This is a predicted structure of a 349-nucleotide part of an RNA (small-subunit ribosomal RNA, central domain) from an uncultured delta proteobacterium. The full RNA is in RNAcentral, with records from Greengenes. Model confidence (mean pLDDT): 85 of 100.
[in-house]
Context: one part of a larger RNA
RNA sequence: UUGGGCGUAAAGGGCGUGUAUGCGGCCCUGCAAGUCUGAUGUGAAAGCCCCCGGCUUAACCGGGGAAGUGCAUUAGAAACUGCGGGGCUUGAGUACGGGAGAGGAAGGUGGAAUCCCAGUGUAGCGGUGAAAUGCGUAGAUAUUGGGAGGAACACCGGUUGCGAAGGCGGCCUUCUGGACCGUCACUGACGCUGAGACGCGAAAGCGUGGGGAGCAAACAGGAUUAGAUACCCUGGUAGUCCACGCUGUAAACGGUGAGCACUAGGUGUUGGGGGUAUCGACCCCUCCAGUGCCGAAGUUAACACAUUAAGUGCUCCGCCUGGGAAGUACGGCCGCAAGGUUAAAACUC
Numbered sequence: 001u002u003g004g005g006c007g008u009a010a011a012g013g014g015c016g017u018g019u020a021u022g023c024g025g026c027c028c029u030g031c032a033a034g035u036c037u038g039a040u041g042u043g044a045a046a047g048c049c050c051c052c053g054g055c056u057u058a059a060c061c062g063g064g065g066a067a068g069u070g071c072a073u074u075a076g077a078a079a080c081u082g083c084g085g086g087g088c089u090u091g092a093g094u095a096c097g098g099g100a101g102a103g104g105a106a107g108g109u110g111g112a113a114u115c116c117c118a119g120u121g122u123a124g125c126g127g128u129g130a131a132a133u134g135c136g137u138a139g140a141u142a143u144u145g146g147g148a149g150g151a152a153c154a155c156c157g158g159u160u161g162c163g164a165a166g167g168c169g170g171c172c173u174u175c176u177g178g179a180c181c182g183u184c185a186c187u188g189a190c191g192c193u194g195a196g197a198c199g200c201g202a203a204a205g206c207g208u209g210g211g212g213a214g215c216a217a218a219c220a221g222g223a224u225u226a227g228a229u230a231c232c233c234u235g236g237u238a239g240u241c242c243a244c245g246c247u248g249u250a251a252a253c254g255g256u257g258a259g260c261a262c263u264a265g266g267u268g269u270u271g272g273g274g275g276u277a278u279c280g281a282c283c284c285c286u287c288c289a290g291u292g293c294c295g296a297a298g299u300u301a302a303c304a305c306a307u308u309a310a311g312u313g314c315u316c317c318g319c320c321u322g323g324g325a326a327g328u329a330c331g332g333c334c335g336c337a338a339g340g341u342u343a344a345a346a347c348u349c
Base pairs, nucleotide, nucleotide: 004320005319006318007303008302012317014200015199016198017197022192023191025088026087027086028085029084030083031082033081034080035077036076037075038074039073040072041071042070049065050064051063052062053061054060091190092187093186094185095183096182097181098180103176104175105174106173107172108171109170110153116147117146119144124135125134161168162167205246206245207244208243209242210241214240215239219235220234221233222232257316258315259314260313261312262311265294266293267292268291269290270289271288272287273286274285275284298305299304322349323348324347331342332341333340334339
């Protein structure tokens, strides 16, 4: 390079915005770079192939022809690609009218519960398989009303919704992103993908400053046990929370990249539109957009997937190439560090 792959065998980048690149709707027209056809020149000889001939034959040799898929020049063709011009509306976008939502940011606010503080009150409480450590006459536990403080938001709550992913859940206000439906008014291919780049990115961790109720790595004690650096219990510090900055990783998973088109159905549910109908919730039919389940064809090694494809095609990106050594060493880049990222080989089976 050809070729084969990526749900679970090795393999989809954690996710987006977007540069270069690659690819790109319908109609008319011009050019003729790609493309196609013809001609001319060239494509040395030898060789290969065909015919004829020479050594008794063959190998070998001689003669003739063909071929030489290529290149250049030239004449033409205009379907496709390309380039230029004009037009179109179905792709894409805009406008207008709607309703849905735990989408994001900031500020405010509410109740339940735990803990703490002070009152009432008296002898135990707590905890477990059973106990003990622990707490308590310096007044605990329990009880009721009051106060302080931090964190999380029961029920609603749902294979519910929203978001690109990470993720998002009390209530109110302000600011703000996106999607969806309807109208079919406007722009007229403005599109898809996306190496680099830039941004976002759970938890843990780090820096500075706050905060600290509960929980709780580490740690201490009590048990258990042969031991018990554990599981169980009593405590308990980082941390968990906030602000700003860093880190940049996860089984970052649907283990399934993005976009478009096509290919039987059945049954739920969410948002919206239209119709029928009612006092009304409902119910029925139908059309979009999402989200589940079951299944035809087809696919698959099987499991399974199956209009939310792992089916049938096209475009672009990423990635894989036996196991171990190893996601390691060395070097580079990034980071305060922890470390991250890029990424081998010897050797061995």